[in-house]
Context: one part of a larger RNA
RNA sequence: UUGGGCCUAAAGCGUUCGUAGCCGGUUUGAUAAGUCUCUGGUGAAAUCCCGCAGCUUAACUGUGGGACUUGCUGGAGAUACUAUUAGACUUGAGGUCGGGAGAGGUUAGGGGUACUCCCAGGGUAGGGGUGAAAUCCUAUAAUCCUGGGAGGACCACCUGUGGCGAAGGCGCCUAACUGGAACGAACCUGACGGUGAGUAACGAAAGCCAGGGGCGCGAACCGGAUUAGAUACCCGGGUAGUCCUGGCCGUAAACGAUGUGGACUUGGUGUUGGAAUGGCCUCGAGCUGCUCCAGUGCCGAAGGGAAGCUGUUAAGUCCACCGCCUGGGAAGUACGGUCGCAAGACUGAAACUU
Repeated sequence: UUGGGCCUAAAGCGUUCGUAGCCGGUUUGAUAAGUCUCUGGUGAAAUCCCGCAGCUUAACUGUGGGACUUGCUGGAGAUACUAUUAGACUUGAGGUCGGGAGAGGUUAGGGGUACUCCCAGGGUAGGGGUGAAAUCCUAUAAUCCUGGGAGGACCACCUGUGGCGAAGGCGCCUAACUGGAACGAACCUGACGGUGAGUAACGAAAGCCAGGGGCGCGAACCGGAUUAGAUACCCGGGUAGUCCUGGCCGUAAACGAUGUGGACUUGGUGUUGGAAUGGCCUCGAGCUGCUCCAGUGCCGAAGGGAAGCUGUUAAGUCCACCGCCUGGGAAGUACGGUCGCAAGACUGAAACUU
């Protein structure tokens, strides 16, 4: 627990779908629950305020009136807003149709260079590696050249602050299946929407389980160097792993360190996709201009900001909803719980200290 905040000071869940909840476009009628007005009852006394009175005065006490008790409840009305209900609408949302763009996803097939190994031939003494070396390989013929074969991984150029995807991520070619977005038409539905506690699904790399595979690379490990030392950087080897299938894990500086959706607020200049239109044309899916929409960059008005910076892709001006923060350390630790085969993940303190 109000308030103030969340790019970099503490703070946006890794991402999405979506339940409850919260919020919700234009318009007509009805109802009158919320709301507003009037009024009845109730809302103990003491206390508080004003007047008067009693103790010689005051404090104090008594008495009359009022206030307070922010409320609850009955009745009568109002109907702008909210709500409920009945209807209408099209701009939000969705659908339909059209021609295009794309490393979006899954599966199968095919290909390419390089690399390593094997075989055959040629050829002879070195090769390799480094700052310099050595370990290492090589006379059982290496390195090098030519031909053939096998294997696994990868996909140069094109490649572009280019594209696609919710994020993670996605890049040889072809096919099948399949998701989404943009543009255009303004034909259909008619608020069907936004957010989203909990929940569910997806989620790089590493790691784990079972079975395959293993070229290269390469934690651990073994050597050689370097060094005062060298459990490293450099060099020679090298296991797990990296790859495939099935299952688990659920975390990352999962970053734009910037939650999602909507509205509004000067511009300039690139680029990608679509649409309309003009000029040129060797007519080609060509070249070039202009306008609109959607994306993606750069620079910048106002504004914002502590500044860096940001600036129509906002960190500006507002609305709706969610998440999160509240000095540093102890600590993302302990304990408990849930999940996991484990590693561990999620949730998450305090004493004490400063």
Notes: Predicted 3D model of a 354-nucleotide part of an RNA (small-subunit ribosomal RNA, central domain) from Methanobacterium sp. Its Rfam family is "Archaeal small subunit ribosomal RNA". Clan: SSU clan. For this family Rfam cites "The comparative RNA web (CRW) site: an online database of comparative sequence and structure information for ribosomal, intron, and other RNAs" (Cannone et al., BMC Bioinformatics, 2002). Its family is annotated with ribosome and structural constituent of ribosome in the Gene Ontology. The sequence was found in a public genome assembly. The coordinates come from a structure-prediction model, not an experiment, and the mean pLDDT is 86.